About this RNA
A computed fold for a 584-nucleotide part of an RNA from Alicyclobacillus sendaiensis NBRC 100866, annotated as large-subunit ribosomal RNA, domain I. The sequence was found in a public genome assembly. It matches the Rfam family "Bacterial large subunit ribosomal RNA". Clan: LSU clan.

Context: one part of a larger RNA
RNA sequence: GGCACACGGUGGAUGCCUAGGCGCCAAGAGCCGAAGAAGGACGGGGCGAACGCCGAUACGCCACGGGGAGCCGUAAGCGGGCUGAGAUCCGUGGAUGUCCGAAUGGGGGAACCCGCUGGUGGGAAGCGCCAGCAGCUUGAGGCCGAAAGGUCUUGAGCGGGGAACCGGGGGAAGUGAAACAUCUCAGUACCCCGAGGAAGAGAAAGCAACCGCGAUUCCGUGAGUAGUGGCGAGCGAAAGCGGAGGAGCCUAAACCGCAUGCGUGUGAAAGGCUGCAGCCGUUGCGCAUGCGGGGUAGAGGGGCUGUUUGUGGCGAGCUGCAGGGUAGCCAGCCCGAGUGGGAGCGUAGGAGAACGGUCUGGGAAGGCCGGCCAGAGACGGUGAGAGCCCGGUAUCCGAAACGCUUGCACGAGGGUGGAAACAGACCCCGAGUACUGCGGGACACGAGGAAUCCCGUAGGAAUCUGGGAGGACCACCUCCUAAGGCUAAAUACUCCUUGGCGACCGAUAGUGAACCAGUACCGUGAGGGAAAGGUGAAAAGGACCGCGGGAGCGGAGUGAAAGAGAACCUGAAACCGUGUGCCU
Repeated sequence: GGCACACGGUGGAUGCCUAGGCGCCAAGAGCCGAAGAAGGACGGGGCGAACGCCGAUACGCCACGGGGAGCCGUAAGCGGGCUGAGAUCCGUGGAUGUCCGAAUGGGGGAACCCGCUGGUGGGAAGCGCCAGCAGCUUGAGGCCGAAAGGUCUUGAGCGGGGAACCGGGGGAAGUGAAACAUCUCAGUACCCCGAGGAAGAGAAAGCAACCGCGAUUCCGUGAGUAGUGGCGAGCGAAAGCGGAGGAGCCUAAACCGCAUGCGUGUGAAAGGCUGCAGCCGUUGCGCAUGCGGGGUAGAGGGGCUGUUUGUGGCGAGCUGCAGGGUAGCCAGCCCGAGUGGGAGCGUAGGAGAACGGUCUGGGAAGGCCGGCCAGAGACGGUGAGAGCCCGGUAUCCGAAACGCUUGCACGAGGGUGGAAACAGACCCCGAGUACUGCGGGACACGAGGAAUCCCGUAGGAAUCUGGGAGGACCACCUCCUAAGGCUAAAUACUCCUUGGCGACCGAUAGUGAACCAGUACCGUGAGGGAAAGGUGAAAAGGACCGCGGGAGCGGAGUGAAAGAGAACCUGAAACCGUGUGCCU
């Protein structure tokens, strides 16, 4: 020195465990914000660095309700307190809530600096305290102006944040095509704008096929079909059918009325609902704008005129009488914010059955013996394996306050407050629109025979005998009424709350994060981003003695165990030793 064996050290694998994760189900909630959010900074404790909680009223204040013996967080200790006159704690409502942050008086290198106006400290000034003072959009009002517009006062709204979902505006490449350019990836990723608990779509200028359907959305099917495609790679419908859900409406225009403005109009005035009589007459007429009525459709609808039927009342329209009955008013009917009380649910809670002995053991829940409950034998805990020890579980009960849902009553306010038939064919039925050429885009459809939809550009109609569509186009036939708008439900998603589940993980796993983690640390920055769990049933965490400067060690003591001693369960291997044997 090697090998072997034994005993150690080191190390932290393995086993066991779970405080944390992951996935899913059901229900809830689905927005927060100038009444200052999200997120922070700095503070607040007798002793307090951190986390948590709170905000100069600062480990807390007030009220109501729950609860019932302890309490002053994690977190021991010192020093002190509170509490059956009901504390701590839990729930509901409220008060306070520094500074920054959209940040909004101005500035600024966030959490700081500096103002103005009014009030106030019986305050004149410095100083302090309180309130107000940003911008944009818009309503109302005032002033100025010929107008355009400006300006002032006041009210309302907006601004910023949010995991995914949604609509819109922009919009790649790696890749695939076994290369690559059309194509694909993909209208994906990503950027921006906007909205809501959903969003979008939506009440046929639709489908269909000679039969018919009847808004939209979503699912299944149709169907990897029809198609499309360097007819390559690939892309990929629709109708129909079966389901979920179910809802339909308002305008523009014609026409009528009123108001305002402009134009026109001079008498016999054309007018003033109709008739007669009187009276008025810048009335009237035209155009424009605004408001009110009217009106909303595809067996076309509406207006207007006339006739007929019919309708609850009153009823202006110069005056009187008569008539008709418009606008309007009322009854009636419908909707309905909200209010009241009721019910249900949520946000605290409460009641809740039944066991003893003995053995082993440190410990009984284990073994043995004998019982009991069960609408409860889910689960967790307790010194080991507990239906009957504890928390609970089945079942039942419960809210002053706030919220949600629902039905009832009242009800601000809103809507409606008539219609029908026939005839006439006079008027209206959404214009730089439809459509066409050219250039693009979207449609499953790559320019194709390419309909349909959208954009740019140049042209540019018609009003029902109108116009669009049925995949070029034409005819016949059929369907439908564009160029205005609104609209629940079925659908998507889960930052969040509650309950539950798992042939999910078990500390190199599972979230990056079981532990004070988006921390330490790295980076100018955008950004990147860890490691790190376990004494014991209980601290009973080793008083005291010895050695030592201490660390530590040896006794003693605790404990079932200290070879469980905090560098703490188990404690593998590498690696390092000590002893013995053999070999060299």

Its mean pLDDT, the model's own confidence on a scale to 100, is 83. Taxonomically the source falls in Alicyclobacillus sendaiensis (Bacteria, Bacillati, Bacilli, Caryophanales).